[in-house]
Context: one part of a larger RNA
């Protein structure tokens, strides 16, 4: 800018992409076949390997400051309790969301159509023969569909549902041009499994958007101080303490104030 007023949903599918893969037991069957070693077509079942998407409940990995251990120093006057530094975590043990794969789930298909190479009915030219000359079957992982996906700039610009109304000024009251609105929308804010910027999606006091607060999940693993026991190192009880990230709820305590723009008038 376009789809002949303006808006906001839901969709059709012209078209295009994505997939399409192999193996191996099992029944049938030790059956057909074969002197015999062997060993099936066709049809049914079952397990995987490879590829794809998707997930994070389980198994792991990461989780740079959640939690506990440790060792040298300096700091907090001293003890004891704490920080700080050794890497751009000092070092070691786990470790929530989240991201992930070696882990979980699905998918590859079935079915229909028209063929290829082939096999065939019926047939003649050419009293016969001939799958072809007229005509009718069969038949591939392959073609056209089905199955994901994107898709009205498909300028051939579709189709449904709903929502907004017939305002004012100009003007040869006509095209047309300006204003201010409507529904909507943006612009601004507090975010977000969304994201490079943009975009997309929640909220925006008639509020659970994000922080705090708070309870729960989960983590780590029994805190500090007191008491008792022990000469001491320690060790027991108070104690599964105590602390705790992004996760589930709940709570207006804090911050999304207050506003401003843009938008039809219907050949």
């Nucleotide at each position: 800018c376009g789809u002949a007023g303006g808006a906001g949903g839901u969709u059709u599918g012209c078209g295009g992409g994505a997939g399409g893969u192999c193996u191996c037991c099992c029944c049938u069957u030790g059956u057909a076949c074969g002197a015999g070693a062997g060993g099936a077509c066709c049809g049914g079942g079952g397990a995987g390997a490879g590829u794809g998407g998707g997930c994070c409940u389980c198994u792991g990995g990461u989780g740079u400051a959640c939690c506990g251990g440790c060792u040298g120093u300096c700091c907090u006057g001293c003890c004891a309790g704490g920080g700080g530094c050794a890497u751009a975590c000092g070092c070691c043990g786990g470790g929530u969301a989240g991201c992930u794969a070696u882990g979980c789930c699905c998918a590859u298909a079935a079915g229909u159509g028209a063929u290829a190479a082939c096999c065939g009915c019926u047939g003649a030219a050419g009293g016969c023969a001939u799958c072809u000359a007229a005509g009718c079957g069969g038949g591939a992982a392959g073609c056209a569909c089905g199955u994901c996906c994107c898709a009205a700039g498909a300028u051939u610009a579709g189709a449904c549902c709903u929502c907004c109304c017939a305002u004012c000024c100009u003007g040869u009251u006509a095209a047309g041009g300006g204003a201010g609105u409507a529904a909507g929308g943006c612009c601004g804010g507090u975010c977000c499994g969304a994201g490079a910027a943009c975009a997309g999606g929640a909220c925006c006091u008639u509020g659970a958007u994000a922080g705090g607060c708070u309870g729960g999940u989960g983590g780590u693993g029994u805190a500090a101080g007191c008491a008792c026991c022990g000469u001491a190192a320690g060790g027991u009880g108070u104690u599964g303490a105590g602390c705790c990230a992004a996760c589930c709820g709940g709570u207006a305590c804090u911050a999304a104030u207050a506003g401003g723009c843009c938008g039809a008038g219907g050949c």